[in-house]
Model confidence (mean pLDDT): 89 of 100. Small-subunit ribosomal RNA, central domain from a metagenome, 349 nucleotides, folded computationally. It matches the Rfam family "Bacterial small subunit ribosomal RNA". Gene Ontology terms of the family: ribosome and structural constituent of ribosome. RNAcentral holds the full RNA, with entries from SILVA.

Context: one part of a larger RNA
RNA sequence: CUGGGCGUAAAGGACGCGUAGGCGGGUUGUCAAGUCAGGUGUGAAAUCCUAUGGCUCAACCAUAGAACUGCACUUGAAACUGGCAACCUAGAGUAUGGGAGGGGGAGAUGGAAUUAGCGGUGUAGGGGUAAAAUCCGUAGAUAUCACUAGGAAUACCGAAAGCGAAGGCGAUCUCCUGGAACAUUACUGACGCUAAGGCGUGAAAGCGUGGGGAGCAAACAGGAUUAGAUACCCUGGUAGUCCACGCCCUAAACGAUGUUCACUAGUCGUCGCCCUGCUAGUCAGGGCGGUGAUGCACUUAACAGAUUAAGUGAACCGCCUGGGGAGUACGGUCGCAAGAUUAAAACUC
Numbered sequence: 001c002u003g004g005g006c007g008u009a010a011a012g013g014a015c016g017c018g019u020a021g022g023c024g025g026g027u028u029g030u031c032a033a034g035u036c037a038g039g040u041g042u043g044a045a046a047u048c049c050u051a052u053g054g055c056u057c058a059a060c061c062a063u064a065g066a067a068c069u070g071c072a073c074u075u076g077a078a079a080c081u082g083g084c085a086a087c088c089u090a091g092a093g094u095a096u097g098g099g100a101g102g103g104g105g106a107g108a109u110g111g112a113a114u115u116a117g118c119g120g121u122g123u124a125g126g127g128g129u130a131a132a133a134u135c136c137g138u139a140g141a142u143a144u145c146a147c148u149a150g151g152a153a154u155a156c157c158g159a160a161a162g163c164g165a166a167g168g169c170g171a172u173c174u175c176c177u178g179g180a181a182c183a184u185u186a187c188u189g190a191c192g193c194u195a196a197g198g199c200g201u202g203a204a205a206g207c208g209u210g211g212g213g214a215g216c217a218a219a220c221a222g223g224a225u226u227a228g229a230u231a232c233c234c235u236g237g238u239a240g241u242c243c244a245c246g247c248c249c250u251a252a253a254c255g256a257u258g259u260u261c262a263c264u265a266g267u268c269g270u271c272g273c274c275c276u277g278c279u280a281g282u283c284a285g286g287g288c289g290g291u292g293a294u295g296c297a298c299u300u301a302a303c304a305g306a307u308u309a310a311g312u313g314a315a316c317c318g319c320c321u322g323g324g325g326a327g328u329a330c331g332g333u334c335g336c337a338a339g340a341u342u343a344a345a346a347c348u349c
Base pairs, nucleotide, nucleotide: 004320005319006318007303008302012317014201015200016199017198021194022193023192025088026087027086028085029084030083031082033081034080035077036076037075038074039073040072041071042070049065050064051063052062053061054060091191092188093187094186095184096183097182103177104176105175106174107173108172109171110154115149116148117147119145120144121143125136126135162169163168206247207246208245209244210243211242215241216240220236221235222234223233258316259315260314261313262312263311266294267293268292269291270290271289272288273287274286275285276284277283278281298305299304322349323348324347331342332341333340334339
């Protein structure tokens, strides 16, 4: 190097766009780089192999042959790969049309609830727990009514449902904007797939500057519990949670399942678009796309997966190679920092 693997045993990159590279639809012609065939030259000797011979045998030695699987030149072949030229429409894209959607950004508006303030009514408790206490309350709390303020989140609808590449997205309205599906089959004519580097996006926590701060709540304080209780429970409570801008770049970032294409029984739901039918409906049947359940073949160590594959094949990328040491040290890169990323060895079982 080949060979084996990656749902749960070690192993799919957090996700996308895309450069180099790798791979790539149909037809015709041509070239002959790869490929195949013939020829010529070369491929030192020794060694290896075969045969024969020489030392009494063998090792060893000698002679002859074969081989040296390679390289160069040359003559041809043209199926396949490749180059060039012309064409095609099944891949891919464009156009047109009516629909679906918590996709993204900005602005505006609303109601419920919590809290606080102010005023009214009203009086001795409230709160909290397994039970209590800290705590609040005669300076009038809790309860209740009206008003005011402010922040955050948007009950019901809500679903195995929808959208997004992933992270993720849920009140209403308006504006701006991305993508997908379906239908028409008009246009382009292989424009494709994958993707090392690269670039971008990336929950929560955390960081910087400036705002904001209702509720919740690391830290912290107190009360309990307990042998102790640096906890679980309770009363408080600051960062933070929220906004703008800039960083951080990690997650059980999970379907623990990379992307793309083709093929391989069904049945039952559900979402979107379209077609057909009639009895014209809250209808039936069919097509395409999504999302679930169940289940053959097949796969699997089993569990399970099973047209949304973990089946059967193809292309490309990433990754794994006993446990610990260790995702650590050192060095590099990035970062304000926290740290992230890349990533060993000794030793040990």